[in-house]
């Protein structure tokens, strides 16, 4: 000090959450020790039991008991015992009396208050014990407890009679004094105060103890008391200033209320109380809710916020409520009285009690201890003292509740042991960790020693004072002795032995720490974001790691972070937030000069701000926590003195703020009255005839009873075209024909007057569009509601025809709007440019314009500056000041309740529960739009041929089946994987078999390998027979191969294409996709790549904050079209020769083959263009503007396809999900779809003879000629050919004939018979031939496909696969068209731009209803 979370990404706003610290805590797991602290926060709920306030005999009457001594008596021999009397001592219990029970201790219910805090005041007061000083302490009296007697009652507790003492009570005396009355002087703001004076009046007391003298009485003396005064200390009472909660959805409260006069009362002032008089008083009052306040504590950088346990000060309370008494002090925690509730006792008549004291108990609660020890210390009460009392206190105990300290070992130790976990199988890690070796001994355990806390009390002795006194006593000193609960504690020593002592939470990010296994949106986790749907670092377990450590985590609460209530330190155009507008009250703020004062302000000094706490310094416990001492601080309040700038106040002056006056102008400013024309509608009349009207198209509607149209006349109401303008006026709402009257405001010019008169403005008052409401008018047009017609799936809408409130007027309500510039009002300052409206001045002119300057209003652009950005920018959202209003996450909600207003509608004010982690602003990249612009493509259009209808083939779906193996699914699956399922293939099904296996490597044993063959079986297989004896060798054996055996392993077309590689499809051969540097932007990003042209093209040119570059485009490659050269066999044949035949000789000219070249580049000319790129036309040329075709596919998209080509992670099977065999299936068939073939015929079919013309391929388990047989498929035979040599080979076309528009001489499905071929094998299930049969079909609905030239269409040929099996696929050539005006529309695409709440990106997002 920040971080996470809104988005595809960004900046901002804004909330939520986290990391920190703390706690009187609680809970989970765990738990060695010591010190110091701390512990009923909840039911101010109820309480058993014990204790918590007594003491004094030196105030008093007395005195049980016990002891000692003396005497008498009785018993006894006596000791002695008993009894009794006396003396002395002891002195229980109760009583009178005194002091104390008003302190200490507990709690926080009440109380919002002078209760508390702080600072003052009392000239308005009291004060026991204590201290100072002065004076006194005298003479008397009568009772009543105790006690005794009688007596009541269960008890508690009494009653009656009698006796008695006092420091109890009462009377008198005295009066240093005090008080009252009177009076003098001084002081004071004042009621009064201080110091005096005289006389009068009133006013006290108590004794006790020690010592000495004395018979006694009494005296002397000391001490403790008592009385009257007095000073003080400490304590208390009262008053005041200021401070100290929330709610205005509490706005008015108050009759002893406010004051006065006079009384009463009090210690004292006072309506504190009372009588009378006056009518005042208060205001965030009154009411409600909550709460003890403070020093402090926690947190925080601070300011603050929260809090008020322990400790300390104050207040209040004592079962609940009320009351007084006593007393110095109480309205009294363990006193009294009354009432009430509760509990207990009871003889039922009546009584007793008060733990919010210490322990303890029950209850309630998540939750809080011992019915301990002691007065040794500190403190308190009483006492002369010893002492007694003290649950205050001191100690101990219990609780990890907190803080702090210590320990659970230290050093060495690698074969990096074993085990665990992971693994790429090599290893890594746990890990010097352990074992092991050598040490140490803190704590705990045992034994021994052993403090401090002690001060007091006090025998004795000494001195001083008092005194007649060496006595008593007091004071000071000495000090024998004595006093410890904790405690045999702290501490020290000794002993043994690493022996007794580690957990908790976490490990996706925030946030330090990672892997395996299990699970499979299940179980679960989670503070926020979020994990989990088969490879989860997020669940659970394990290993490892991280953090803290006798604790750790969770929960709760507070502050912090949060500048998220902003004083320090925020905002309000669009994120939440400017009141709709004005006038104005209180309040706040306020121009220039000057004088005074000293309110605020500032400075110095001073008093106070309790102690403790905090901070600093020092000290004591071994350290620390803790404790002690000192300092500082306590930012506050009071007082004194000073300063006088600013501020306030008082006085004086000024003119620039503000206002008044004069002048000529501008204006839809407001109100009232009058007038006007156009249009509309209606009415009357004329002309006129069939429609009008309305719409995208219609219909409802109007019209032959005459509409619409048109002309004339009349009536009615409302609104005012043109001018008219981002022009004017007004505070806003708003204001528009003309004229008149009344009236407000503003601007300009002049500068005569007043002299700060100003600004803002909570409440308040007024104005306030439209709609709406009330009463009464008015109603032409328009028009909610309503009706009808359409549209539609529906259409309570949009469109049409009608139409009522209303719109208009008058008066009265309402009081709201996106009442917006989403921008409150005022003042001042801060670059410019350009319009426009009003005024003034200057220049110019005869004058008006023009031009210049200036003031005011109103617009646009723009610099600085501001802003999250957009934008604003002298009319600020800039820079400052003043005042007001308002905001604090989204939803719930501008809702509910309450209040006020309103006739009502409703308005104003205005929450919470609950719920979410966002909601939002601006801008960015894309995608999208039934947005725009430009452009392209067989995209449309123009054409040609089809598909969709029929039959067949083939694929798919579906259904069926034991199985119909699997995959492919819009385009981009469906004659696709499959370039070819009878067995095999084959993965599927049924049955039969095998289990180290059909296949690979290793080990052991045996046999060479191999060949021939028998039996059983469907076969796999099982059991046999025979032949054979190889190669290398170091003679051990080895290689290859076969068989048997054991285990490591093989095997899997099993799963996951959403774990993958590789390959492929698609957008798309579309022209795009990016980068470096620079620049711009807070940033995402932009620029470049946009723009003007051009292109098939991001192709090229020009321009430009861009300059360059890469992947694509193009070119380079193949093929085809022309040609030169070279080379001619198997090719060719012009010339020569030869022949049936390029057959042969010969030749290589031509064709052809195939190698190297040439050629085309907008190169040339002209037009257009910007002089460019380029384009149009032309020339030449075989070819002309990428010549045609192919290969070639950017960044990326579709979790596209494929685990069944192959490879591969993980999972799964292992006598089976592997392997072998036989048979079946993949070929099923009501049906649906895709792709093809053949047709429907005459541009045709059939027949015919001989008469044509290719290219590219293939061929040895092959192509197969010729010949021959067969109607044919084909058979026989086998020349030639591993092929420019041999073989396989054209059809359409052309010619001739026939058919004549028919289900045909079209079409050929289907079926029957007979054959052929391949193959162990054609039944399921092949192909072909012949004969026979002769189905549907007569050009195909909606819809839809391909193609722009050697293309479509049409014709045949070849090849791969293959034993056989193409209408499919891949190729080849033959014949060979039509059309393109054009880019409006459909589809797809590219670029620019715009909108957006989409970004999984329109198959998006989202609203409502229902489940």
């Nucleotide at each position: 000090a920040g971080a996470g979370u809104u988005u595809g990404a960004u900046c901002c706003u804004g909330g939520c959450u986290c990391a920190g610290a703390a706690c009187g805590a609680a809970c989970u797991c765990u738990g060695g020790u010591a010190g110091c602290g701390u512990g009923g926060a909840u039911u101010a709920g109820g309480c058993a039991u014990g204790c918590a306030a007594g003491u004094c005999g030196a105030a008093c009457g007395g005195g049980a008991u016990c002891a000692a001594c003396c005497g008498a008596g009785u018993a006894g021999c006596a000791a002695u015992a008993c009894c009794u009397g006396g003396u002395u001592g002891u002195g229980a219990g109760a009583g009178u009396g005194g002091c104390g029970g008003a302190u200490u201790g507990g709690g926080g219910a009440g109380g919002a208050a002078c209760a508390c805090g702080u600072g003052a005041a009392c000239a308005a007061c009291c004060u026991g014990c204590c201290c100072u000083u002065g004076a006194g302490u005298u003479c008397g009296g009568g009772a009543a407890a105790a006690c005794c007697a009688u007596u009541g009652g269960a008890a508690a507790c009494g009653a009656u009679g009698g006796c008695u003492a006092a420091u109890a009570c009462c009377g008198g005396a005295u009066g240093u004094g005090g008080c009252g009355u009177c009076u003098g002087a001084g002081g004071a703001c004042a009621u009064c105060c201080u110091c005096g004076g005289a006389a009068c009046g009133c006013u006290a007391a108590a004794g006790g103890g020690g010592g000495c003298c004395g018979c006694a009485a009494g005296g002397c003396u000391c001490c403790c008391g008592c009385u009257c005064a007095u000073c003080g200390a400490g304590g208390g009472g009262u008053u005041c200033g200021c401070g100290c909660a929330c709610c205005a959805u509490c706005a008015g409260c108050u009759u002893g209320u406010u004051g006065g006069c006079g009384g009463g009362g009090u210690a004292a002032c006072g309506g504190c109380c009372c009588a009378c008089c006056a009518a005042g008083g208060c205001c965030u009052a009154c009411g409600g809710u909550u709460a003890g306040c403070u020093g402090g504590u926690c947190u925080g950088a601070g300011a603050g916020g929260a809090u008020g346990a322990c400790c300390a000060g104050c207040c209040c309370c004592a079962c609940u409520g009320g009351g007084a008494c006593u007393g110095a002090g109480a309205u009294a925690c363990u006193g009294c009285c009354c009432a009430g509730a509760c509990u207990c006792c009871u003889a039922c008549g009546g009584g007793a009690g008060g733990c919010u004291g210490c322990a303890g108990u029950c209850g309630a609660g998540g939750a809080u201890c011992a019915u301990u020890u002691g007065c040794a210390a500190u403190g308190g009460g009483c006492g002369a003292a010893a002492g007694c009392c003290u649950g205050a206190c001191a100690a101990u105990g219990c609780g990890a509740c907190g803080c702090u300290g210590c320990g659970u070992g230290g050093a060495g130790g690698a074969u990096g042991a074993a085990g665990g976990c992971c693994u790429u199988c090599g290893g890594g890690u746990u890990g010097u960790a352990a074992a092991c070796u050598c040490c140490u001994g803190u704590c705990a355990u045992a034994g021994g020693g052993g403090a401090a806390c002690a001060g007091g009390c006090g025998a004795u002795c000494u001195u001083a004072c008092c005194u007649a006194a060496u006595a008593c006593g007091u004071a000071a000193g000495u000090g024998a002795g004595u006093u410890g609960a904790g405690u045999g504690u702290a501490c020290c020593c000794u002993a043994a032995g690493a022996g007794g002592a580690a957990u908790u939470g976490g490990c996706g990010g925030c946030u330090a720490a990672c892997u395996c296994u299990g699970u499979g949106c299940c179980a679960g986790c989670a503070g926020c974001c979020g994990c989990g749907g088969u490879a989860a670092u997020a669940c659970a377990g394990a290993g490892g790691c991280c953090a803290a450590g006798a604790g750790c985590g969770u929960u709760g609460u507070u502050c912090g972070g949060a500048u998220u209530u902003a004083c320090u330190g925020g905002g309000c155009g669009u994120a939440a937030a400017g009141g709709g507008c004005g006038c104005g009250u209180a309040g706040g703020c306020g121009g220039u000069c000057u004088u005074g004062c000293g309110u605020g302000u500032c400075a110095a000094g001073u008093g106070u701000g309790a102690a403790a706490u905090c901070u600093c310094c020092g000290g004591g416990c071994u350290c620390a926590a803790c404790c002690c001492g000192g300092a500082a601080a306590g930012u506050g309040c009071g007082c004194u003195u000073g300063a006088a700038a600013c501020u306030a106040c008082a006085g004086g002056a000024c003119u620039c703020g503000a206002g008044u006056c004069u002048g000529g102008g501008a204006g839809a400013g407001g109100g009232a009255a009058u007038c006007g024309g156009a249009a509309u509608g209606c009415a009357g009349g004329g002309u006129g005839u069939a429609g009008c009207g309305g719409u995208g198209a219609a219909a409802u509607g109007c019209g032959u009873u005459g509409a619409u149209a048109u002309c004339c006349u009349g009536c009615a109401g409302a609104a005012c075209a043109c001018c008219g303008g981002a022009g004017g006026c007004g505070a806003a709402g708003g204001c528009g024909g003309a004229u008149u009257c009344c009236u407000u405001g503003a601007a300009c010019a002049g500068u005569a007057c007043u002299g700060a008169c100003g600004c803002u403005g909570a409440g308040g008052c007024g104005c306030g569009a439209a709609a709406g409401c009330g009463u009464g008018g008015g109603u032409a047009g328009c028009a909610a509601a309503c009706a009808g017609g359409a549209u539609u799936a529906g259409a309570u809408a949009c469109c049409c025809u009608g139409g009522u409130a209303g719109u208009c007027c008058a008066c009265g309500c309402c009081g709201u709007a996106a009442a917006c510039g989403a921008u409150g009002a005022g003042u001042a300052c801060u670059a410019g440019g350009u319009g426009u409206a009003g005024g003034a001045g200057g220049u110019a002119u005869c004058g008006a314009c023009c031009c210049c300057u200036u003031c005011u209003g109103u617009g646009c652009c723009g610099g600085a500056g501001u802003u999250a950005a957009c934008a604003c920018a002298a009319u600020a959202a800039g820079u400052a000041c003043u005042c007001c209003a308002c905001c604090u996450g989204g939803g719930a909600a501008g809702u509910a309740c309450g209040a006020u207003c309103g006739c009502a509608a409703g308005a104003u004010u205005g929450a919470a529960a609950c719920u979410c982690a966002a909601a939002g602003g601006a801008a960015u990249u894309g995608a999208c739009g039934g947005g725009g612009g430009c452009c392209c493509g067989c995209a449309c259009a123009a054409g040609c041929a089809g598909u969709g209808g029929a039959g067949u083939a083939u694929g798919u779906g579906g259904u069926u089946u034991a199985a119909u193996u699997c995959g492919a699914a819009g385009c981009a699956a469906c004659g696709c994987g499959a370039a070819g399922a009878a067995c095999c293939u084959u993965a599927c099904c049924a049955g039969g078999a095998c289990u180290u296996g059909a296949c690979a490597u290793c080990c052991u044993c045996g046999g060479a390998a191999u060949c021939c063959u028998g039996u059983a079986g469907a076969g796999a297989u099982a059991c046999g027979g025979g032949a054979g004896u190889g190669c290398c060798u170091u003679c051990g054996g080895g290689a290859a191969u076969c068989g048997a055996g054991a285990g490591a392993c093989a095997g899997g077309u099993g799963g996951u294409g959403c774990a993958u590689g590789g390959u492929u499809g698609u957008c798309g051969u579309c022209a795009g996709c990016u980068c470096g540097u620079g620049u711009c932007g807070u940033g995402a990003g932009a620029u470049g790549u946009u723009g003007g042209g051009u292109u098939a093209a991001g192709u090229c040119c020009c321009g430009c904050a861009a300059c360059g570059a890469g992947c694509g485009c193009a070119a380079c490659c193949c093929u085809u079209g022309u040609u030169g050269c070279c080379g001619g066999u198997u090719g060719c044949u012009a010339a020569c020769a030869u022949u049936u035949a390029g057959u042969u000789g010969a030749g290589c000219a031509c064709u052809c083959c195939g190698g190297c070249g040439a050629g085309a580049c907008u190169g040339c000319c002209g037009g257009c263009g910007a002089u460019a790129a380029g384009u149009c036309g032309g020339a030449g040329g075989a070819a002309g503007g990428u010549g045609g075709g192919g290969a070639c596919g950017a960044c990326g998209u579709c979790a596209a396809a494929u685990c069944a080509u192959c490879a591969u992670g993980c999972c799964c099977c292992u006598u089976a999900u592997g392997u072998c065999c036989u048979g079946g299936g993949c070929u099923a068939c009501a049906c649906a779809c895709g792709u093809a073939c053949u047709a429907c015929a005459a541009u045709g079919g059939c027949u015919g003879a001989a008469a044509a013309c290719a290219g590219a391929g293939g061929g040895a388990a092959g192509c197969g000629a010729a010949a021959u047989c067969g109607c044919g498929a084909g058979g026989u035979u086998g020349a030639g050919c591993a092929a420019a040599u041999c073989c396989c080979g054209a059809a359409a076309a052309a010619c001739a004939g026939u058919c004549u528009u028919a289900g045909u001489u079209c079409a050929g499905a289907u079926u029957g018979c007979a054959g052929g071929c391949u193959g162990a094998a054609a039944c399921u299930c092949g192909c072909c031939u012949g004969c026979a049969u002769g189905a549907a079909g007569g050009c195909g609905g909606a819809a839809u496909u391909g193609c722009u030239a050697g293309u479509a269409a049409u014709c045949g040929c070849g090849g791969a696969u293959c034993a056989g099996a193409a209408u499919g696929c891949c190729g080849c050539g033959g014949u060979g068209a039509a059309u393109a005006c054009g880019u409006u529309c459909c589809c797809g695409g590219g670029c620019c731009u715009u909108g957006c709440a989409c970004u999984c990106a329109a198959c998006g997002c989202c609203c409502g209803u229902c489940a």